The RNA shown here (SAM riboswitch aptamer (S box leader)) has 105 nucleotides and comes from a Bacillota bacterium. Taxonomically the source falls in Bacillota (Bacteria, Bacillati). Rfam family: SAM riboswitch aptamer (S box leader). Gene Ontology term of the family: regulation of gene expression.
């Protein structure tokens, strides 16, 4: 690093360290000394997992462990195609992109 499968409108401190940033990326829009990323602590959630059950597919349950997360729908958005009488606003789908987990290469 590319692929295959599934999910992304739920949840998650008024603690410490620390200083300027942050929200992938593009155009917006916002967040942040009333303190930004990172680090520790906490916390969520249940993808692996574990324990039942069940013929599977799946149900229910747990959180020790592996991973993930804790502003805003993956904050919108970016390419197609629709509703909008035409043009916006503005909405609806679907892909793309992107995030995680799990697999095999």
């Nucleotide at each position: 690093u590319a692929c295959u499968u599934a999910u992304c409108g739920a949840g998650a401190g008024a603690g410490g360290u620390g200083g300027a940033g942050g929200g992938g990326c593009u155009g917006g829009c916002c967040c942040a000394a009333u303190g930004a990323a990172a680090c520790c602590c906490g916390g969520c959630a249940a993808c692996c997992c574990c324990a039942g059950u069940a013929u599977c597919a799946g149900c229910u349950g747990g959180u020790a462990g592996g991973u993930g997360c804790c502003a805003a729908a993956u904050c919108c958005u970016g390419c197609a195609g629709g509703a909008g009488a035409a043009a916006a606003a503005u909405c609806c789908u679907g892909a793309g992109a992107g995030a995680u987990a799990a697999g095999g290469a």